[in-house]
């Protein structure tokens, strides 16, 4: 290069109500890559140090699906004689291209830590619901960061 496998977890209890897994109080969950000093296993030299493995961040650097936004095209519809042009649906495409798109501090230990210990906060597409949804249907048995395995 290519082929084929994998690749996402969470509403338990109560409250108000005509109606809530949406709102209130207390729970509950964290995708992939990197970067994780220290510390865990082994083996070297030898008492402090070196090498290898593994394991290790939602909020530190990235990436990802979803909107959106860009081009195409088709379909309505405004003005119009008619084209251009705008606007709104739909399908196809580009993939970061304005943009939504997040979120962390304080102590402790050390040379060194937003990564570890301890405490306290915070943050999470888009459609849909008798009512506002990170947790329920849905797109999606999709798709995809990327991981493996075989040519």
């Nucleotide at each position: 290069g290519u082929u084929c496998u994998c690749a996402g977890g969470g509403c338990g209890g109560g409250g108000u109500g005509a109606a809530a897994c949406u709102c209130c109080c207390c729970a509950c969950c964290g995708g992939c890559g990197g970067u994780g000093a220290u510390g865990g296993c082994a083996g070297c030299c030898c008492a402090g140090g070196c090498u290898g493995c593994a394991c290790g961040a939602g909020c530190c650097c990235g990436c990802g699906a979803g909107c959106g936004c860009c081009u195409g095209c088709g379909g309505c519809g405004a003005c119009g004689c008619a084209a251009c042009u705008c606007g709104c649906c739909g399908c196809a495409g580009g993939g970061u291209c304005a943009g939504c798109a997040g979120a962390c501090c304080c102590g402790g230990u050390g040379c060194g830590a937003u990564c570890c210990c301890g405490g306290g906060g915070c943050c999470g597409a888009c459609g849909g619901u008798c009512a506002c949804a990170g947790u329920c249907c849905g797109g999606a048995u999709g798709a995809a960061a990327g991981a493996g395995a075989g040519c």